[in-house]
RNA sequence: CUCAUCGAGACCGGCUGAGGGACAGGCCCUUGGAAGCCGGGGCAACCCGCAAACCCGCAAGGGUUCGCACGGUGCCAACUCCUGCGGAGGCAUUGCAUGCCGCCCGAGAGAUGAG
Numbered sequence: 001c002u003c004a005u006c007g008a009g010a011c012c013g014g015c016u017g018a019g020g021g022a023c024a025g026g027c028c029c030u031u032g033g034a035a036g037c038c039g040g041g042g043c044a045a046c047c048c049g050c051a052a053a054c055c056c057g058c059a060a061g062g063g064u065u066c067g068c069a070c071g072g073u074g075c076c077a078a079c080u081c082c083u084g085c086g087g088a089g090g091c092a093u094u095g096c097a098u099g100c101c102g103c104c105c106g107a108g109a110g111a112u113g114a115g
């Protein structure tokens, strides 16, 4: 940089001791113990591997769906905790402007995997 996915799922013990949730603003979590390290457990099924059904193709081969979970990663508070840019909708207001709302749409940013 490209592609895919991100409303589901999954915790204990030891050491230690104040912070953590990417960033900013919110709002949360935390001494009834944060983050980190170590040990064990679990979730998931992206990659590898194994296995099944169907479809396309003369064939080589390709596609879709599904299962397992030994191995490589990842993950185990809250939708990627929410919002951050644009659009649509609703409410307040006679209206403009403005403010507010949320299981709306898209983008951006971020995370994870594969290349």
Base pairs, nucleotide, nucleotide: 001115002114003113004112005111006110011040012039013038014037015036019029020028021027023084024083025082026081041076042075043074046072047071049068050067052065053064054063055062056061080109085106086105087104089101090100091099092098
Source information: This is a predicted structure of a 115-nucleotide RNA (SAM riboswitch aptamer (S box leader)) from a soil metagenome. RNAcentral holds the sequence, with entries from MGnify.